[in-house]
Model confidence (mean pLDDT): 78 of 100.
The RNA shown here (c-di-AMP riboswitch aptamer (ydaO/yuaA leader)) has 153 nucleotides and comes from Streptomyces filipinensis.
The model forms 96% of the base pairs in the Rfam consensus.
NCBI's taxonomy places the organism under Bacteria, Bacillati, Actinomycetota, Kitasatosporales, Streptomyces.
RNA sequence: ACACUUGACCCGCUUUCGGCAGGAGCGGGGGACCCACCAGGUACGACUGCCUGUCCGGUCUCCGCGACAGGCUCGGGGUGAAGCCGUGCGCGCACGGCCGGGCGACUCCCGUCCGAACCCGACAGCUCACCUCGCAGGCGUGGGAGAGGAAUG
Numbered sequence: 001a002c003a004c005u006u007g008a009c010c011c012g013c014u015u016u017c018g019g020c021a022g023g024a025g026c027g028g029g030g031g032a033c034c035c036a037c038c039a040g041g042u043a044c045g046a047c048u049g050c051c052u053g054u055c056c057g058g059u060c061u062c063c064g065c066g067a068c069a070g071g072c073u074c075g076g077g078g079u080g081a082a083g084c085c086g087u088g089c090g091c092g093c094a095c096g097g098c099c100g101g102g103c104g105a106c107u108c109c110c111g112u113c114c115g116a117a118c119c120c121g122a123c124a125g126c127u128c129a130c131c132u133c134g135c136a137g138g139c140g141u142g143g144g145a146g147a148g149g150a151a152u153g
Stems, first nucleotide, its partner, number of pairs: 002140001004138002010023002012020003025135006035125001039048002049072007056064003075123001076120004083098007099115005106146005
C1' cells in the first nucleotide's frame, strides 16, 4: 500500500497524530396501542434473590407482601457464530453427536480452523413517536467444480 474477519467504513474541522454532544453511513439497546406471555402467592390488589445502613410500623433483641440509599450476583436479561444433547470424571475438564461461524467478490463439494469474552444489576416480550450507545480489536489468501464480471490482445 492492498486486502481478510467484523456493525466497526468514509468525510469535514482543528490549538495536529491528541481532539471535535462534528457529518454521513452501518450496527446495538431502551421504549405504546394491538398482539403474545401470564408462574408463585393472595380475600382482592399489590408484591417477589441476598447483604449493609437509615427511617416507618408491630404481637418488639425479632418480625414486615414496609419505604429509601448503597452494594452483590445465584434468578433473569443483553452484545456476539460462540449453543444443545449424551457419556465419563477430579464439577469444569475430556470425548462423542447435532448445530452455528471463518477460509480472499458468488454457489456447491472436499478439507481445515473457531464455538470465546464481556456487559446490565432483581429488571426489560414485540413495539410508532421518542431516548440512547458503538465505529474497536485481531490479522495476511487450502484444493476442486461451476457461474459471472472486468481488463488487455